Overview: A computed fold for a 122-nucleotide RNA from Paenactinomyces guangxiensis, annotated as SAM riboswitch aptamer (S box leader). The sequence was found by an Rfam model in a public genome assembly. It matches the Rfam family "SAM riboswitch aptamer (S box leader)". From the family's description: The SAM riboswitch is found upstream of a number of genes which code for proteins involved in methionine or cysteine biosynthesis in Gram-positive bacteria. Model confidence (mean pLDDT): 82 of 100.

RNA sequence: UUUUUAUCCAGAGAGGCGGAGGGACUGGCCCAAUGAAGCCCGGCAACCGGUUUGUCCUGUAAGAGGUCAAACAAGGUGCCAAUUCCUGCAGUGCUUCUAGCUGAAGCGCUGAGAGAUAAGAA
Numbered sequence: 001u002u003u004u005u006a007u008c009c010a011g012a013g014a015g016g017c018g019g020a021g022g023g024a025c026u027g028g029c030c031c032a033a034u035g036a037a038g039c040c041c042g043g044c045a046a047c048c049g050g051u052u053u054g055u056c057c058u059g060u061a062a063g064a065g066g067u068c069a070a071a072c073a074a075g076g077u078g079c080c081a082a083u084u085c086c087u088g089c090a091g092u093g094c095u096u097c098u099a100g101c102u103g104a105a106g107c108g109c110u111g112a113g114a115g116a117u118a119a120g121a122a
Base pairs, nucleotide, nucleotide: 001122002121003120004119005118006117007116008115013041015040016039017038021031022030023029025088027086028085042080043079044078047076048075050072051071052070053069054068056066057065058064084114089111090110091109092108093107094106095105096104097103
C1' cells in the first nucleotide's frame, strides 16, 4: 500500500507543558487566548490477547481442545466536543410553493460510496 471480516445514536479530567489552530476531503455548520494542534499524566472501552466462573460439544486412562455467557482489566492497539457533527451517490415517503405538469424548498427512511478503528491475509 492492497485486500477480507467486524464495528461506528453508548462511554471518557474544571490536571501539567505548549502556544494557533482544529473538526480526513467537498459544501455547510461548529470548536478555539474563559486558550487549538502536539506531548505528559489521567480516564473510557473491551477488538486482540490474558485470568476466573458457569455452559454445551469433541475426545481421553488422565491431561486436553473448542462453543456460548458473565466478571475482571496487568499486556498489544484504539478512543476521550457535537451520531463517523451534518452532507456529497442511488432509490423512496410526507409537507409547502405552483391552477396543473414540470420544477423548487423543507423534513425523513433505505442502500451504496468515502472515512476511522480492530483482527487476519498478500